[in-house]
RNA sequence: ACCUUAUCAAGAGCGGUGGAGGCAACAGAGCCUGUGAAGCCCGGCAACCUGCCGUUGAUUUGCGGCAACGGUGCUAAUUUCUGCGGUAUAUUUCCGAAAGAUGAGGA
Numbered sequence: 001a002c003c004u005u006a007u008c009a010a011g012a013g014c015g016g017u018g019g020a021g022g023c024a025a026c027a028g029a030g031c032c033u034g035u036g037a038a039g040c041c042c043g044g045c046a047a048c049c050u051g052c053c054g055u056u057g058a059u060u061u062g063c064g065g066c067a068a069c070g071g072u073g074c075u076a077a078u079u080u081c082u083g084c085g086g087u088a089u090a091u092u093u094c095c096g097a098a099a100g101a102u103g104a105g106g107a
Base pairs, nucleotide, nucleotide: 002106003105004104005103006102007101008100013042015041016040017039021032022031023030026083027082028081029080043075044074045073048071049070050067051066052065053064054063055062079099084096085095086094
């Protein structure tokens, strides 16, 4: 890098360092940022994996509860919004897809 699958409307700093950029990529829009961006450290959030308990005929599966010590993840704005389809001339809204992110599994 590829395949499968689940989730993506909630949650999380008035800290240190750092110095100019950031919001995945392309296009457009709109934002954040020297009242200090990214990155790193610390803090925090959160049950995906995990552990324990309950439920069950059952150590499977499912459902529920508890736990942040372990493996990840996350910590402006819905995944910031639109781009494709339902949808037709346009606008608004909604739903879905695609793409992406993260976890788990696979080859």
Description
Predicted 3D model of a 107-nucleotide RNA (SAM riboswitch aptamer (S box leader)). The coordinates come from a structure-prediction model, not an experiment, and the mean pLDDT is 81.